[in-house]
Context: one part of a larger RNA
RNA sequence: GGCGCACGGUGGAUGCCUUGGCACCAGGAGCCGAUGAAGGACGUAGGAGCCUGCGAUAAGCCCCGGGGAGUCGGCAACCAGACUUCGAUCCGGGGAUCUCCGAAUAGGGAAACCUGUUGGGCGUAAUGGCCCAUCGCCCCUGCCUGAACACAUAGGGCAGGUGGAGGUAACGUGGGGAAGUGAAACAUCUCAGUACCCACAGGAAGAGAAAGCAAAAGCGAUUCCCUGAGUAGUGGUGAGCGAAACGGGAAUAGGCCAAACCGCAUACGUGCCAUAGCCAGCAGGCGUUGCGUGUGCGGGGUUGUGGGACCGACCAGCCGGAGCUGCUGAUCCGGCAGGAAGUAAAAAAUCGCGUGAGUAGCCGAAGACGCCUGGAAAGCGUCGGCAUAGAGGGUGACACCCCCGUAGGCGAAACUCAUGCGACUUCCGGUCGGUAUCCCAAGUAGCACGGGGCCCGAGAAAUCCCGUGUGAAUCCGGGAGGACCACCUCCUAAGCCUAAAUACUACCUGGUGACCGAUAGUGCACAAGUACCGUGAGGGAAAGGUGAAAAGUGCCCCGGUGAGGGGUCGUGAAAUAGUACCUGAAACCGUGCGCCU
Numbered sequence: 001g002g003c004g005c006a007c008g009g010u011g012g013a014u015g016c017c018u019u020g021g022c023a024c025c026a027g028g029a030g031c032c033g034a035u036g037a038a039g040g041a042c043g044u045a046g047g048a049g050c051c052u053g054c055g056a057u058a059a060g061c062c063c064c065g066g067g068g069a070g071u072c073g074g075c076a077a078c079c080a081g082a083c084u085u086c087g088a089u090c091c092g093g094g095g096a097u098c099u100c101c102g103a104a105u106a107g108g109g110a111a112a113c114c115u116g117u118u119g120g121g122c123g124u125a126a127u128g129g130c131c132c133a134u135c136g137c138c139c140c141u142g143c144c145u146g147a148a149c150a151c152a153u154a155g156g157g158c159a160g161g162u163g164g165a166g167g168u169a170a171c172g173u174g175g176g177g178a179a180g181u182g183a184a185a186c187a188u189c190u191c192a193g194u195a196c197c198c199a200c201a202g203g204a205a206g207a208g209a210a211a212g213c214a215a216a217a218g219c220g221a222u223u224c225c226c227u228g229a230g231u232a233g234u235g236g237u238g239a240g241c242g243a244a245a246c247g248g249g250a251a252u253a254g255g256c257c258a259a260a261c262c263g264c265a266u267a268c269g270u271g272c273c274a275u276a277g278c279c280a281g282c283a284g285g286c287g288u289u290g291c292g293u294g295u296g297c298g299g300g301g302u303u304g305u306g307g308g309a310c311c312g313a314c315c316a317g318c319c320g321g322a323g324c325u326g327c328u329g330a331u332c333c334g335g336c337a338g339g340a341a342g343u344a345a346a347a348a349a350u351c352g353c354g355u356g357a358g359u360a361g362c363c364g365a366a367g368a369c370g371c372c373u374g375g376a377a378a379g380c381g382u383c384g385g386c387a388u389a390g391a392g393g394g395u396g397a398c399a400c401c402c403c404c405g406u407a408g409g410c411g412a413a414a415c416u417c418a419u420g421c422g423a424c425u426u427c428c429g430g431u432c433g434g435u436a437u438c439c440c441a442a443g444u445a446g447c448a449c450g451g452g453g454c455c456c457g458a459g460a461a462a463u464c465c466c467g468u469g470u471g472a473a474u475c476c477g478g479g480a481g482g483a484c485c486a487c488c489u490c491c492u493a494a495g496c497c498u499a500a501a502u503a504c505u506a507c508c509u510g511g512u513g514a515c516c517g518a519u520a521g522u523g524c525a526c527a528a529g530u531a532c533c534g535u536g537a538g539g540g541a542a543a544g545g546u547g548a549a550a551a552g553u554g555c556c557c558c559g560g561u562g563a564g565g566g567g568u569c570g571u572g573a574a575a576u577a578g579u580a581c582c583u584g585a586a587a588c589c590g591u592g593c594g595c596c597u
Stems, first nucleotide, its partner, number of pairs: 001596009015582001016545002020516002022513007029505002031167002039101003042055003046079002049075003061095006070083003106115003116135001118133005137164002139161007171202001172200005182189001186236001212219002223250004233241002254497003261299010277286002279329006304475001306440004310434006317336006338428005350423010361410003367383004372379001384401002386390001392404003446470007456482001477492005532539002552581001554568005
C1' cells in the first nucleotide's frame, strides 16, 4: 500500500408522514372607487424583531345577537399588569374611528414629502404655531354677464349634480395587427384576423322580431348544442381552408318611435277692418284673432292576407267640468266603475305582511372487564350495546359505542337575497266600408372606380361593409330569390329597445380524485415573489419531520467565568430519539483484526 471482516465518522439517498399544492364538480357571487378604491408607506401591545390585526378612539371603540369559562393574536416562552358568571376572550350582523401616499383632486413634488387659500376655533404680549372644514379638471342643468357685429353667438362667472376620472382573473364587443411555421425551397396562399397592443362594457356581452329562408310545399325574431359534413364549395385546383338550409333538441317574448293628420306655443314672412277667423245651426258678441314656413311640445300612428292618415257607418255604463255667450247636437278633459299590465325591454319609485334562503350557532344513540402483551390499548381475550349515525379526523399502536363529528332534526335581534299577496303606479275604444287625396325613415338605395368581408384567392360573383364620385322612387313604390332579363314567389331597407337558453371564474362555501408527497406537487408546505442578482424592465432561490408528552439532561471535570466536549447520575419505551435531533443508503475518511506484497 492492497484485499477482506468488524466498528465508527461524514453524508442525507430511501422508507414512512403532511400543515401545502394540482385538477375537477356543485351551489353562491360576479364587481370595488371622489361617502376617496385596488395597492402601499408609516405607525400601533408595558418589554427588541417578523407575520397577523388595527389606525393618533390604532391586536382596538359602541350597539344587537350567538356562546358559556376562562382570557389578554402567531413565531414564543418569560416577567410585569389586567379582564371575566354584573357573562370576558371568541363567533356573526350593524355602526363609529380610519395618519400619509395612491385616480389623488388646493399648488408643487425625487409616491408616502414640502408650501399655501378661504371660513371657523385654540394658543401667544405679539409673530411663528396647532385643530376642523374648504379650495383640481371635464361633463350636465340652471342663472348672471357678454365680443368681433345691431339682435345674437363665441367667451367669462356663479350655483347645483350619490355625474365622470382609477382598479379588476377569465369570459365579451369594437379599433389596430405580426412572424417563426406549413407549402418538404418560395412569392399568391398558410400560420391567422391567431399572438400582441389599444378602447369600452356587462354579470354576462354580442345578436334579435325578416327589404329572412325556401321552392310550386311551406316556415315564421335571436342565441346555443347535435346533425347536415370534412359534404357543397374554394384552392400556385398545391399546402390547405371550409359553409348553409332542412331535420332533432335547449330556451322562448315581444315592444317603442319617424312621417301623414289635429292642437298648443314660439320665430319670421304675408294679409285685412269686415272679406278670412272664433266646432255646426239661429241670435248676439269678439277682433292682428287669419294664412304660409321653420322649430319645440302634446295627441295620432307602427303595418306586408300592405298599413296608417283622411272620409262615412255601426256598437260603446254613470257623474262632473271646458269653450266668447244662450239653446240643441257633436267634441274634448277629469273622476268612478270594468278590464289589463308592471319595476327584464315596452314609464318609474317605494312600503307592508307572509314564506324560503344566506351571514353566528344548537341537539345529536351506544362499552365494560382482564393477575394478556406493551412505555402507552384503540391490539388480543371474554361478555355486551347503538345504528336514518360502520363518512372522516383525533386520542401514548389499529376505537361504530373516549373526544370532535356523522345520519337525522332545530335556530336569527340585525343585515342581505329570492318569491307570493297587498298597497302603489301606469295603460284602455273597437269593428266594417271607401279608396279620390296624403304619409310610410335621402346625399339613403342603386351605379362607377378602389378595397374589405363572406366556404367563395376577381371569378359568370350575387348578398354584406367601407372610401371617392354620382345619385332615385313612396305602394301602379321598393328589395331579394348567386351575373343579367322575363315570369313567379318571398319580403318591406336606409330609426330604436329587448329576458331566457350561451361563455368565463379572480372571489365565497361545500365536495371529489386509478393526482403529487418535499429534486415531487404552485416559484413558495418554512420570515417567498422573501433572500439574493440587475441602473432598469426584470430575474429569482435554498430551506419540512426530537418525543406520546419538553419530561429539552442535575452535579463534577477540561476549556478563555468560552465555543465545544467528557464523566457519572437523571428523564424517557428508546438518548446511536440530545434540539447539527425519525429512518440514516452510497461516494468519501478512519480505527482494530486477518491475509498478501
A computed fold for a 597-nucleotide part of an RNA from an Actinomycetota bacterium, annotated as large-subunit ribosomal RNA, domain I. Its mean pLDDT, the model's own confidence on a scale to 100, is 82.